[in-house]
RNA sequence: CGGGGAGCGAGUGUGGAUCGCCGCCGGGGGCCGGUUUCGGCCGGACCCAUCGGUGGAGGAAAGUCCGGGCUCCACAGGGCAGGAUGCCGGGUAACGCCCGGGCGGCGAGAGCCGACGGAAAGUGCCACAGAGAGCAGACCGCCGAUGGCCCCCAGUCCUUCGGGACAAAGGGCACAGGUAAGGGUGAAAGGGUGCGGUAAGAGCGCACCGGUCGGCCGGCAACGGUCGGCGCAUGGCAAACCCCAUCCGGAGCAAGGCCAAGCAGGGACGAGGAGCUGCCCGCUCCAUCCGAGUCCCGGGUCGGCUGCUCGAGCCGUACAGCAAUGCACGGCCCAGAGAAAUGAUUCACCUCCGCCUCGGCGGAGACAGAACCCGGCUUAUUCCGCUCCCCGUGAC
RNA sequence: GGCGCCGUGGCCAAGUGGUAAGGCAGAGGACUGCAAAUCCUUUAUCCCCGGUUCGAAUCCGGGCGGCGCCU
Numbered sequence: 001c002g003g004g005g006a007g008c009g010a011g012u013g014u015g016g017a018u019c020g021c022c023g024c025c026g027g028g029g030g031c032c033g034g035u036u037u038c039g040g041c042c043g044g045a046c047c048c049a050u051c052g053g054u055g056g057a058g059g060a061a062a063g064u065c066c067g068g069g070c071u072c073c074a075c076a077g078g079g080c081a082g083g084a085u086g087c088c089g090g091g092u093a094a095c096g097c098c099c100g101g102g103c104g105g106c107g108a109g110a111g112c113c114g115a116c117g118g119a120a121a122g123u124g125c126c127a128c129a130g131a132g133a134g135c136a137g138a139c140c141g142c143c144g145a146u147g148g149c150c151c152c153c154a155g156u157c158c159u160u161c162g163g164g165a166c167a168a169a170g171g172g173c174a175c176a177g178g179u180a181a182g183g184g185u186g187a188a189a190g191g192g193u194g195c196g197g198u199a200a201g202a203g204c205g206c207a208c209c210g211g212u213c214g215g216c217c218g219g220c221a222a223c224g225g226u227c228g229g230c231g232c233a234u235g236g237c238a239a240a241c242c243c244c245a246u247c248c249g250g251a252g253c254a255a256g257g258c259c260a261a262g263c264a265g266g267g268a269c270g271a272g273g274a275g276c277u278g279c280c281c282g283c284u285c286c287a288u289c290c291g292a293g294u295c296c297c298g299g300g301u302c303g304g305c306u307g308c309u310c311g312a313g314c315c316g317u318a319c320a321g322c323a324a325u326g327c328a329c330g331g332c333c334c335a336g337a338g339a340a341a342u343g344a345u346u347c348a349c350c351u352c353c354g355c356c357u358c359g360g361c362g363g364a365g366a367c368a369g370a371a372c373c374c375g376g377c378u379u380a381u382u383c384c385g386c387u388c389c390c391c392g393u394g395a396c
Numbered sequence: 397g398g399c400g401c402c403g404u405g406g407c408c409a410a411g412u413g414g415u416a417a418g419g420c421a422g423a424g425g426a427c428u429g430c431a432a433a434u435c436c437u438u439u440a441u442c443c444c445c446g447g448u449u450c451g452a453a454u455c456c457g458g459g460c461g462g463c464g465c466c467u
Base pairs, nucleotide, nucleotide: 001392002391003390004389005388006387007386008385009384013349014348015347016346017345018344019343021056022055023054024053025052026051027050028048029047030046031044032043033042034041035040058367062378063377065376066375067374068373069372070252071251072250073249082248083247084246085245086244087101088100089099090098091097102116103114104113105112106111117243118242122241123240124237125236126235139183140182141179142178143177146176147175148173149172150171151170155166156165157164158163191209192208193207194206195205196204210232211230212229213228214227215226216225217224218223256306257305258304259303265297266296267295268294269293272286273285274284275283276282313332314331315330316329317328319326320325350365351364352363353362354361355360356359397466398465399464400463401462402461403460406420407419408418414450422438423437424436425435426434443459444458445457446456447455
């Protein structure tokens, strides 16, 4: 320098100016209530074209895929059903997350990936092709030792001497049959390689590799190493049913709690109320037990308040640990709402792209947007920056 | 904000491990003097991306889109 791998960091690019938006605190003014010695004082959860201060999105706030806190409901204990997880150990409030290790796979390497328990507990499936697909099978091929058939005759026996019968060895056929080496089918065909063996073959025998069982050693364990036994029929699929082990009660802040207009209801007392009309008389209308009116009560609608943000919190340092993480000390306070604020303009600079008169002009700078709160995972995403490592090439 | 369900030609849909049925519509052809009806032929990234399996529309994970319920 080129290519590659791992882990972090920041993120409307930075700084300024002006004008806004939302929450909170304080001042000012108004309004209401209380009090007053009438000057004020106190309180308010109310209002404002008002002033000042202060805080104001994210690494994913997203998907709602897991786990927990919190709240209400249910619940003696146990089981069934259902769901989830699944090598081992650790971390954690918990997890399907994270860390470390084992095994397997990929890569030349750094490194990456793995739903990675059980298939001799049982059931099921394995289409097409193929001879055979699950107590295997015989299409081609090989063999045909043994049995069968044919040829050939040594020899033996019989004879009417012409011949006939039986028939070893040898050769052939591939009929019975053997075979699982080779071919072929398939995703998959009952360990692999070699030597021996055989009629041809075959764990049939042996050696090595693989597998499995047992002992010993190392390791908390998964597992590894080693020695010995077993020639080792018993495939794959459990993201098929299932078995084994472990875990899981349900709902969700629109959970839940408090206050409470109106309307309807219940109880007590209960005869008057409204208008003409400011008062008295009078008149009219309504009501007089199916009851006006007053007071009280429970549930509770509209609505309001709360839950609500100080928390498994953030930053730094030390210690324990390989690490995830834990613990101690110090410092910090960081959105909390009405269907919902967090923005706009402009100046200078930064990075990239395009044009060209080489100095300017124009354009671009992601994904996205809190709503009860956390821990994860997944998905979206730009300009990049930093650290470590691997391979190749060149120079010193 | 929370919870649940669904996605197969243009439309309605069956199919739940082994070549993706069927109906309507469209196009072409036959029949007809011309049409209608009828008959024949034709049309698929099974929403997308991965994984499991010999094999996936189907099973599993993630994403996208649509619908419904709770105030």